A computed fold for a 379-nucleotide RNA from Candidatus Solibacter sp., annotated as Bacterial RNase P class A. Its mean pLDDT, the model's own confidence on a scale to 100, is 78. Its Rfam family is "Bacterial RNase P class A". By type it is a ribozyme. Rfam links the family to the GO terms ribonuclease P activity, tRNA processing and dimeric ribonuclease P complex. The gene name in the source record is rnpB. The RNAcentral record of the sequence draws on ENA.
Parts: sequence; structure tokens; C1' cells
RNA sequence: GCCGCUGGACGGGCAGUCGCUUCGCCGGUCUGGGCUUCGCCUGGAGCGGCGGGGAGGAAAGUCCGGUCUCCACAGGGCAGCGUGCCGGCUAACGGCCGGGGGGAUCCGCUCAAAGCGGAUCUUACGGAAAGUGCCACAGAAAAUAUACCGCCCCAUCAUGUGGGUAAGGGUGAAAAGGUGCGGUAAGAGCGCACCGCGGUUGGAGUAAUCCGGCCGGCAGGGCAAACCCCACGCGGAGCAAGACCAAAUAGGAGAGGAGGAGUAGCCCGCUCCGUUUGACUCUCGGGUAGGUCGCUAGAGCCGUGCAGCAAUGCACAGCCCAGAGGAAUGACUGCCACCCGCAAGGGUACAGAAACCGGCUUACAGUCCAGCGGUUCUC
Repeated sequence: GCCGCUGGACGGGCAGUCGCUUCGCCGGUCUGGGCUUCGCCUGGAGCGGCGGGGAGGAAAGUCCGGUCUCCACAGGGCAGCGUGCCGGCUAACGGCCGGGGGGAUCCGCUCAAAGCGGAUCUUACGGAAAGUGCCACAGAAAAUAUACCGCCCCAUCAUGUGGGUAAGGGUGAAAAGGUGCGGUAAGAGCGCACCGCGGUUGGAGUAAUCCGGCCGGCAGGGCAAACCCCACGCGGAGCAAGACCAAAUAGGAGAGGAGGAGUAGCCCGCUCCGUUUGACUCUCGGGUAGGUCGCUAGAGCCGUGCAGCAAUGCACAGCCCAGAGGAAUGACUGCCACCCGCAAGGGUACAGAAACCGGCUUACAGUCCAGCGGUUCUC
């Protein structure tokens, strides 16, 4: 220098012009309400000017946990769902951090293996000695064991028609402990040593667990991401939650009620509706359209210090960073960066808030930083 892995940061930059949205201030127009009405006070909707803010690391999937809101709720149990080594963090979690056990790879000690030690990665990791179930194919046999080949003993001229064995072969993902020595007709925990297993006990550790002592030749495969058992946790719906204001029309309740409406002003006339089957007027209450709130100052961001291995917590200082609502966050030009292309030229990863927050998962062109590994070159 190049390549790979892991972790972290960023995710086009600058300038100009024109727009969109929201907030604040100012000016002016229109308009509503109130009052002590030459006026004053208080709102609302456009317009213009100035200034501030305006997508993400995942805004995504909606998988998990919470805040908030409404509904339900004596207590206990059953069912259902979820979680599952230990400790810590946290508002909480199936998240994160640290540790333990298992697995894989590599390195060191060693001639080598076994073993011991270390590093990195990984792990849904309670219970199979409560019960039920399943274990394809192959194989004798897949779990009350069994006997295909083989080995050994006996019988026979011989085939095997008897018995022993589980060391060896073979099957399989998996075969009733492993290695070695003894032992035996051949074998076998049959006996012994070490490892493993079960029981018991001592020490270390908060614990998971680890290191030992003694006893027992020794229970018996695997699967619980099969049912199940054990322990712990869980009420439901979700901002279209929910709260407030509230039109026209229709309908409801109450009170009044003999008149009411049209014929373009008034009278007469005419027409229609009505007089207890109640026209019409007033009041009240519910719902709808519409409007307002919820709504963004928060488990917030950033810096420093302290505590802690870390996750994280605490203290101090600074900052305000979308809040719309069928939904704004854009377009164009110039220069630069990168990619494609001989060039002209073209293009800019994944993707777009919708009450909010903490995680997980998934997508992602390219750039930078750190660590580790490999390879090459130079000194």
C1' cells in the first nucleotide's frame, strides 16, 4: 500500500433565485362581540414586510416494553399467552452490560495425542430419575432391549439343530459409559486405576458455578423451538384514545297557542296550512357537519466532572430542536465532490414524520476513524 472482519461516526457541500408550512413582531383591510357609545376594550379571517424553526439513522416492519387516555375490576382458582443459567442496569422490556456453563476456530506448553492455559466468535442455556408421545431411511435391535456377521464352548463326517458373549465388524444423526491394565474358553464394571455418573460432604463465590474428600460398579439413548411439569409475569382497547364548543335540517321534551304563510310596501280581496289528529312562536336536551384542545419542554439534546470493568447513574453549566392534518419539508441555476460514459451528457444509497418515548429487526451507494487478521513492498 491492498484485501477482509468487527465496532463507531457521517450519509452530498457552498452560494443565489422562486415557492410551501409553522411561530413571533409590525403595518394595513374586512368582520364579530361587550360597555359607562363623539369613544374604549376584546376577538376572528385574508394580505404585505421582517425575523426564527421545518424528516431519519433507520421516520420502515409494527415485533417487544412503557408514558398518556377511556372502559372494566371484591378475593381466590381454572383456561389462555409470554418469559426461562446467574448477577446488575432501567420507568419497563423478550433490551443492554458483566459473569458462569456448553460449542467452534486459532495459539502456547508437549515429539505427538490426551490434558492444561489463553484469545476470538457463538449459544431459547429450567426439568427427559412425574407422565404421555415421537425417533424417517438404514439396521438384528431406536429402548419392557436385541443378536446380522464375527468370537468362544459343546455335538457332528459335514450342513447346523444347542449354549455363551457384546470386546471386533456392519447400519445409522444417535446403539445400554470411555481409556488402559488384569482377567477369561471367548468376553463382559467381572476386578482395579484415571475420567464420567449418582449420593453425601468440605472449601471459594452474592449467585450461576468452580475446586476437593468419602461412598456406590453404576442409574441408563435423544427430542420439551412435541404435549406436559415447575417458577415468574400478564385486564381490554388504542390519539380515528379521549375532552370541550356547537350550525342548518329532521326527530324528542316542556310552555304558550287561534291563527300563521304567500301574493315584492300598506289596505281589501284571493290562495295554501291550521284550530285538541295543534299550524305557528319560544325554551330545553342529545347526536351530526364544522371548530378548539389533546399536540409536542421531553425517561429531551449537548458539554464537563465524579462513581462504576461496563450497561448506567449523579452533579453542574448551556440549549429549545417539525407539529401539519389528506397532510408542508420542494424546484431551478452556478461551482465543487463522487459514480457511469470515448465524448456529448446522465445520475446522487436506503428511504419520507402523523400522540410521544426506550429497544429489537430489516433496507442502505459512498466517505472517514479505531482495533484485529492476511498479503506485498521499503528501511